[in-house]
Context: one part of a larger RNA
This record gives sequence, C1' cells and structure tokens, in this order.
RNA sequence: GAUUGAACGCUGGCGGCAGGCCUAACACAUGCAAGUCGAGCGGGAACUUCGGUUCUAGCGGCGGACGGGGGAGGAAUGGCGGACGGGUGAGUAAUGCGUAGGAAGCUACCCGACAGAGGGGGAUACCAGUUGGAAACGACUGUUAAUACCGCAUAAUGUCUACGGACCAAAGUGUGGGACCUUCGGGCCACAUGCUGUCGGAUGCGCCUACGUGGGAUUAGCUAGUUGGUGAGGUAAUGGCUCACCAAGGCGACGAUCCCUAGCUGGUUUGAGAGGAUGAUCAGCCACACUGGAACUGAGACACGGUCCAGACUCCUACGGGAGGCAGCAGUGGGGAAUAUUGGACAAUGGGCGAAAGCCUGAUCCAGCCAUGCCGCGUGUGUGAAGAAGGCCUUCGGGUUGUAAAGCACUUUCAGUAGGGAGGAAGAGUUGAGUGUUAAUAGUACUCAGCUUUGACGUUACCCUACAGAAGAAGCACCGGCUAACUCUGUGCCAGCAGCCGCGGUAAUACAGAGGGUGCGAGCGUUAAUC
Repeated sequence: GAUUGAACGCUGGCGGCAGGCCUAACACAUGCAAGUCGAGCGGGAACUUCGGUUCUAGCGGCGGACGGGGGAGGAAUGGCGGACGGGUGAGUAAUGCGUAGGAAGCUACCCGACAGAGGGGGAUACCAGUUGGAAACGACUGUUAAUACCGCAUAAUGUCUACGGACCAAAGUGUGGGACCUUCGGGCCACAUGCUGUCGGAUGCGCCUACGUGGGAUUAGCUAGUUGGUGAGGUAAUGGCUCACCAAGGCGACGAUCCCUAGCUGGUUUGAGAGGAUGAUCAGCCACACUGGAACUGAGACACGGUCCAGACUCCUACGGGAGGCAGCAGUGGGGAAUAUUGGACAAUGGGCGAAAGCCUGAUCCAGCCAUGCCGCGUGUGUGAAGAAGGCCUUCGGGUUGUAAAGCACUUUCAGUAGGGAGGAAGAGUUGAGUGUUAAUAGUACUCAGCUUUGACGUUACCCUACAGAAGAAGCACCGGCUAACUCUGUGCCAGCAGCCGCGGUAAUACAGAGGGUGCGAGCGUUAAUC
C1' cells in the first nucleotide's frame, strides 16, 4: 500500500447493488417449511345450491324435518411425490475432492421401436356393533370396492439351460357416438390417457485405476481376512465384500503405522510474476441431521420435518404408560468483541401432484433492520474589502482567521407535499374460424382472431408538472522525524504521549487546551488478520 462475512470509539443526509452467528454440530416456547389426485375405488360426515313433500301460517318470505339431483370436500383405501428443494461443516488426510481414463452394473418419470392387454378368485380398510385404556393407541365380530392382492391362460429379440427343453406379465378410466345387441347398468366402436413384456436412447447413480491433494521421525517398523489363489455365498455389479480350504504373503526412509490439524474444488485475496494466504456469499462434489446402532419400503434412502432398538435431555400422566428432536424460515435463552423480521406473495422463475382448472411450496421473488462493504449524489451558486465585529498572535506598527461571514443577486439536485406513470404478463378462461384424428359438422390436439381476466413488490422505477424555501443535511484523525501540516497558554521526569526513534526535570512545534494548518470525507481513526 492492498484486502476483510470484521469489531470498537467519535460522527452520520439520500439512493442503487451486494452482504449479514466466523463463537456453543449449545438447548429450544410458538407458528409455518410436503403434499396432491373424485378422470383408480367403496362411499357420502360436515358445507353449499336447485327442485319435491310436510310443520308453523290467511298468502308470500324466513326457519325446521324427511327424501332426491348437482357441486365441493373431511376421514379411509389406492397411486405418485415425501431420496428433490432448504440447512450445517461435526466427522473425514482418503470408502473424500480435483484431473484423466476404465468395465463387471442399475436407472421411476421422459423419448424412439416391437409385441400384448384374455378369463377368473379370495380378502380388507372406511363403515356398523361390542369392548380395553387417563392418554397415545388398540382388540374382537360382521358387511363391501378398486388402477389394492393372488392364481390360470398367452410368451419372445427376455431369463435359465445338461442345448433336449423349462420359466415369467398386465388394469382400467374419461369423453363422444351412426347402425346392432341389451338383464337398460351397459356391451360394441372411436379418440385420449393409463397398464404389461422386451430392445435402444437420454438423464441420474453405484464401482475400479493412475496422478495430485496438510503438519510431526521428540511416531520406524505395521499387518491374520492380513496379501494372493481355488471353490461357494452375496450384490444391480467387479472384488476377502463374506465363508471354507491352500499358499505366506502385503505395506514401509519415494515416510508405512501412529499422533495432531482440516470438509475438497471452481474460486477469493495479495503480488510485476513466481509464489504466499485463504475456501464467507455464488456454483460443483462429499459428509451429517439430539448421540450410537439397525434394517424396512422403494427405481432410488440405510431416509433432516419416516420406522425400530439403546442412551442423554425435555415434557404429559389417572404412575400402568406415553410424547419430542429448528445444522428448514422467522423467533427465544445461552455463549460472544460481534451478525437482522415470530413480515408479504405464490404475480414471476422453478419444483410436487393432477387430463385440466387448480392446490401445496419460509425453494423463490419481494419488503423490513444494520454506513457491514462497493458505487453514485447532496449539504448550495455567483458577487461581496468598510479587508466589519469577535477570536488568536504580535516586535504594538500590525498580521491572521478571510471572500470567509454579513449584505446583494440567483438556483432548487436530493429529501418533503400533490398529480401523472411504464416494465416485470408469458399465460388462463370463453366464443368463433382453420388444420390433424375420425364414419362424424361429437370429442380431442394445434394454430389464428375477438372478448374477459391474472402484480406480493407498490404510495414501484422513471420522467414530467406544480408548490415552498438556502431552506432539512459535516465530521473524524493528525501537525518532532519517518509524514502533508506551527504558534500561544497551562503543566514541570508530574500529569501524560508513544507504530519505531523517543518526548516531559520552568520558555515542550512530541503532554493538555486554544487559535491556525494538513489529510480524508458520510465517513474518519484504532484494533485484529492476510499478502
């Protein structure tokens, strides 16, 4: 000098863009953060709407009861998603990461292709009844459905094979309809979507190898599933991954083993570079989810807001037993020099589900707080010598503060008040036309046109217009040398200063105050850290 996720002291006008628990991976009150599908299914609790009957009543209206149609939707079953997104860096010096390769693999949804989707069965939740428990949660009996479950049939480019052969699947739903059939439910046909098997692709993931990737030798020897082979098991897959047997190997001063420290990288920072330091934000990979262990489900987990077991802690309890996991977003206590709101919206982007409308989304987009940083703007402009007053200094003549102020003439950025006002909006719904599909002017998909409609931010940005008035807006550090900037007073080795050299013991440009000056400026200085 540069830099910082900074902190502290003094000070503080506005805006834009970024950043914001580096410490206790400490403990957590409360709310929210993962649901969705009725176009899979039984059904029909609440709610709403439209008819009907009936009660009150002279009629209408309102209200109640019963029953029906439509919508919407709680619980249940079933499907898909809760393995993504979000957080943190405890562990890990290599089962990690980075770069370059490899072969023995799996891959839901998506894309391309081929083939198939026939015919049956038995349950079960919800519900009803009985019943246990304080609760959490159950038990028994009975009824019922499915894209839930299970046989049978079919079976190859699939799997196994001794090459003879053997074995393996499925599910419907929605919309529309001219004939035909009908037990009036539909069958049947078409389209859309879903389902099954196989091959290929894409994407994602698993595995292997080489090289690189901290410190310590005051750590020198380490290793029995250890190293290799054969066979078997296991896995999606190779492999001591596991086991039986056999051999006695394997690693190591090119640093094994042990100990300490540490997530890695793209990058960031400094430097002319080489190099050094570092790994906040953003992006890629890895690991973890109260601590330790385990598997289940599933295409994918050994699963942050799933399950089981053990432990510590907290809470409820009728003492028999139960419940919980913020290293998600806010927020609280604690620790600390130190780090924000218990905010708004799904309008956009993206994700999950759904045919869609849509629902959910503390991802995300925004707003709030903080000079934490970077950048921009402002705090006025011109004129003004009687060089005013006051202050300070003085050789008492004057000098300086100083065109500075006042005065005069202007301007109105920004902030304030009022009005105007984009873009972020693409879509979606509906009506009509055309094209494809089709027997079809149904339906459905696409394109076009008209109409309606969707913005949290938001009192938006922005510019324009109007209003008022210099009006609301400057500090901090330093002035002995290094180092830009000097005098007076006080103090008297005291009080104090100090980055180094060093100042202070009666004229201190070095302490304290003042006047003046220098530097930077909404900041300035100090401390810490790195080059």